About this RNA: c-di-GMP-I riboswitch aptamer from a Thermomicrobiaceae bacterium, 80 nucleotides, folded computationally.

RNA sequence: UGCUGAUAAGGGCAAACCCGUCGUGAGACGGGGACGCAAAGCCAUGGGUCUCCUGCUUGAGAGACAGCCAGGCUGCCAGU
Numbered sequence: 001u002g003c004u005g006a007u008a009a010g011g012g013c014a015a016a017c018c019c020g021u022c023g024u025g026a027g028a029c030g031g032g033g034a035c036g037c038a039a040a041g042c043c044a045u046g047g048g049u050c051u052c053c054u055g056c057u058u059g060a061g062a063g064a065c066a067g068c069c070a071g072g073c074u075g076c077c078a079g080u
Base pairs, nucleotide, nucleotide: 002080003079004078005077012037013036017032018031019030020029021028022027035067041073042072043071045070046069047068048065049064050063051062052061054059
C1' cells in the first nucleotide's frame, strides 16, 4: 500500500418505538431504547425515494433522506 472481515480485545454508532423541542411537511435535534452496522464516519456528485410550492402536463423551483444503490474523501482493530 492492496485485499478480506472467519476469530479476539478495547471501543464506536444506534432502526423501530416512547417523551420533549423545532419545522407547513419530508424530517432534524436532545433524552430513553437496540433492529442492526467494519465505514451505520464525512460529502446531495449521479440515480432513487419522499416533502413543500408552482404549473396543468409528462415540467420548473425549494428542500429531506448518507441506515436505498453507486461515486469521492478520511479512518480503528485483526488477518493476509
Rfam family: c-di-GMP-I riboswitch aptamer. About the family: GEMM was predicted in a large-scale screen for bacterial structured RNA regulatory elements. Rfam links the family to the GO term cyclic-di-GMP binding.